Transfer RNA from a Verrucomicrobiota bacterium, 73 nucleotides, folded computationally. Lineage of the source: Bacteria > Pseudomonadati > Verrucomicrobiota. The prediction has a mean pLDDT of 81. Its Rfam family is "tRNA". Its family is annotated with triplet codon-amino acid adaptor activity in the Gene Ontology. The sequence was found in a public genome assembly.
Parts: sequence; structure tokens; C1' cells
RNA sequence: GGCCCGAUAGCUCAGUCGGUAGAGCAGCGGAUUGAAAAUUCGCGUGUCGGCGGUUCAAAUCCGUCUCGGGCCA
Repeated sequence: GGCCCGAUAGCUCAGUCGGUAGAGCAGCGGAUUGAAAAUUCGCGUGUCGGCGGUUCAAAUCCGUCUCGGGCCA
């Protein structure tokens, strides 16, 4: 330098050929206990990496940039 993959909640990750964002764990609150642990009930806090474009509508499609990983030279 070229090519490929990835970036979504505090963490690990889903998200069906575009239709208004989720799971587990963690955390917080309640119940329970003499007090805890365990158990159980409830709660999602996110400009979906940045900018621009297409569209009535973009996490999703297109371009570019940044960061991480890999392959080739």
C1' cells in the first nucleotide's frame, strides 16, 4: 500500500431482503431474613463509531473518515 471482517446498554452479544432497538450478566428498588447470601418481583438509562448521501422512513443500503482484528505484498 491492497483486500476482508468488526464498531449497538456498564460488560458479552443478537437484531429476519429498510418500518421507529433487544437478550444474558452486572447494577438499582421491593418482598423474604435477626442480619446477610440464595431465591423471587419490578426497572433499560442507548444521539446503534463520526460525517455526508439515497428514501416517506436507515442500526440496516451507498460514499468517505476514525479505531480494532485478520490476510496478501